[in-house]
Molecule: transfer RNA
Organism: Candidatus Aenigmatarchaeota archaeon
This record gives sequence, structure tokens and C1' cells, in this order.
RNA sequence: GGGGUCGUGAGGUAAUGGUAACCUAGUCGGCUCCAGACCGGCAUCUCUGGGUUCGACUCCCAGCGACCCCA
Repeated sequence: GGGGUCGUGAGGUAAUGGUAACCUAGUCGGCUCCAGACCGGCAUCUCUGGGUUCGACUCCCAGCGACCCCA
């Protein structure tokens, strides 16, 4: 320098253009003598900027970042 895959709460993953969901962790409450386990709530997420569209995590372009391949 060229090419490929990927980027979603604190961590790990879903979402085939139509209200972003689940698990773990956190927190609050219940239960308990206390704690754990268990049960029920709550808060935190789409890398950035444009474009297409009635509507974009999703499609297109550019950038940034991670990993891999070629030189």
C1' cells in the first nucleotide's frame, strides 16, 4: 500500500426495513436470625458523519477502531 471479517448496555450475544430482546453482572424489594440460593421490579446499549426510504442495528458511501490475509 491492497483485500477480507467485524463494531449493539459493565461483560457475552440476538434482532431477514416496522416499538432494540435475552443471559450474566449492578441496583431495589420480597424470602431468611444474617448471608447465599430463589422470586419480583429498576437503570445503563446500536462506533462517527452523510445518503436511500413513510420508516434504518439492518441497505449504500466515507471516516475511525479491532482482528486476519497478501505485498